[in-house]
The part of an RNA shown here (small-subunit ribosomal RNA, central domain) has 347 nucleotides and comes from an uncultured organism. RNAcentral holds the full RNA, with entries from Greengenes.
Context: one part of a larger RNA
RNA sequence: UUGGGCGUAAAGGGCGCGCAGGCGGAACAGCAAGUCUGGUGUGAAAGACCGCAGCUCAACUGCGGAGACGCGCUGGAAACUGUUGAUCUUGAGUUCCGGAGGGGAAGCUAGAAUUCCUGGUGUAGGGGUGAAAUCUGUAGAUAUCAGGAAGAAUAUCAGUGGCGAAGGCGAGCUUCUGGACGGAAACUGACGCUGAGGCGCGAAAGCGUGGGGAGCGAACAGGAUUAGAUACCCUGGUAGUCCACGCUGUAAACGAUGUGCACUAGGCGUUGGGGCGUUGAGCCUCAGUGCCGGAGCUAACGUGGUAAGUGCACCGCCUGGGGAGUAUGCCGGCAACGGUGAAACUC
Numbered sequence: 001u002u003g004g005g006c007g008u009a010a011a012g013g014g015c016g017c018g019c020a021g022g023c024g025g026a027a028c029a030g031c032a033a034g035u036c037u038g039g040u041g042u043g044a045a046a047g048a049c050c051g052c053a054g055c056u057c058a059a060c061u062g063c064g065g066a067g068a069c070g071c072g073c074u075g076g077a078a079a080c081u082g083u084u085g086a087u088c089u090u091g092a093g094u095u096c097c098g099g100a101g102g103g104g105a106a107g108c109u110a111g112a113a114u115u116c117c118u119g120g121u122g123u124a125g126g127g128g129u130g131a132a133a134u135c136u137g138u139a140g141a142u143a144u145c146a147g148g149a150a151g152a153a154u155a156u157c158a159g160u161g162g163c164g165a166a167g168g169c170g171a172g173c174u175u176c177u178g179g180a181c182g183g184a185a186a187c188u189g190a191c192g193c194u195g196a197g198g199c200g201c202g203a204a205a206g207c208g209u210g211g212g213g214a215g216c217g218a219a220c221a222g223g224a225u226u227a228g229a230u231a232c233c234c235u236g237g238u239a240g241u242c243c244a245c246g247c248u249g250u251a252a253a254c255g256a257u258g259u260g261c262a263c264u265a266g267g268c269g270u271u272g273g274g275g276c277g278u279u280g281a282g283c284c285u286c287a288g289u290g291c292c293g294g295a296g297c298u299a300a301c302g303u304g305g306u307a308a309g310u311g312c313a314c315c316g317c318c319u320g321g322g323g324a325g326u327a328u329g330c331c332g333g334c335a336a337c338g339g340u341g342a343a344a345c346u347c
Base pairs, nucleotide, nucleotide: 004318005317006316007301008300012315014201015200016199017198021194022193023192025088026087028085029084030083031082033081034080035077036076037075038074039073040072041071042070049065050064051063052062053061054060091191092188093187094186095185096183097182098181103177104176105175106174107173108172109171110154114150115149116148117147118146119145120144121143125136126135162169163168206247207246208245209244210243211242215241216240220236221235222234223233258314259313260312261311262310263309266292267291268290269289270288271287272286273285274284275283276282296303297302320347321346322345329340330339331338332337
């Protein structure tokens, strides 16, 4: 509980695809289901409402009228919605050409660094900190040179720069593959938007099986610090981090801002295109991405053509704080746990 809201107060689903449903471009003709209108039947009487009348008044009663915004039948109208037919091109899409991109998957390769191993040179320290110590080193470390092995990550370029629906994506090359953008015509002819359920994707951590394991590093151990120190600092270090396949399905999954379309002052930057041009800086234009700012909006902060402005369509969600994202039931999961999701009580 609404004629209200959802950036930050409670509230946008993590993201997409999409069945049903809801909504849907332009012109023409027909139909008449919705819609509008006339007639008619019904909507019992009593009551209620209006008028008049009868008991001296009133209550009460009688008579008359109106109303019933409903349904049925029937006649008509055709603007709008719907539907049928035939048509259109502006929405949507297809073809062609072009350039941009860390978009995705698989494979191969490279160099720097790190650690380890072997050998050479070389000698007493190294490492670490606020200061130390644990640790490491005369069984030759650290440093340095040569050779080798392994795994992981790709400096510079690098940018409020690019791509992706989101999560996310960064060395090079090859193969396969998705999307967006610009340009000029041609084609299809509303094929569209949204989307409850449903299906798929979904960081990190975690789980299963098998590999891998350099560095880092929960847990753990030791050294410090401290009144204590189950921490912050240091020395080590197992899971994990990596790969394959399968599961999990959650995040401050954030722009804390759902998707689509249309309209509404300017200025400056930047990415990818196109056109014009005295072709050195200029102008116009399309698509993205940033900053500032006007009107408007806003509780304010702010937002401001990438709206939180003005409208339309559809979905999701909110309804005082705590109890509580708990209990219970159900569904999912190997488990961890996830989804759905209360109440008592209390302020």